[in-house]
RNA sequence: UUACUAGGGGAGCCUUAUUGGCUGAGAAGUUUAGACUGACCCUUUGAACCUGAUACGGUUAAUACCGACGUAGGGAAGUAGCGAAAA
Numbered sequence: 001u002u003a004c005u006a007g008g009g010g011a012g013c014c015u016u017a018u019u020g021g022c023u024g025a026g027a028a029g030u031u032u033a034g035a036c037u038g039a040c041c042c043u044u045u046g047a048a049c050c051u052g053a054u055a056c057g058g059u060u061a062a063u064a065c066c067g068a069c070g071u072a073g074g075g076a077a078g079u080a081g082c083g084a085a086a087a
Base pairs, nucleotide, nucleotide: 001081002080003079004078005077006043007042008041009040012022013021014020028037029036030035049074050073051072056067057066058065
């Protein structure tokens, strides 16, 4: 770094409610509901994602984003191949 198998995870904001707008890897589909399926991201070298957080500073139409929290508390792995380096 790729593949396979297995596992983990989220799906928001605005709107005239839609064949619309924003961010993002991803904002999907089925369903009365529960739930299921697909795509995407992540799997201990682990800020994927959850908690703290209905919180703090900046910023935005809003979410998002930036900072901080953060040496915080949790969090899901094996096999094979290819390449490189060292001995």
This is a predicted structure of an 87-nucleotide RNA (TPP riboswitch aptamer (THI element)) from uncultured Cetobacterium sp. The model forms 91% of the base pairs in the Rfam consensus. The RNAcentral record of the sequence draws on MGnify.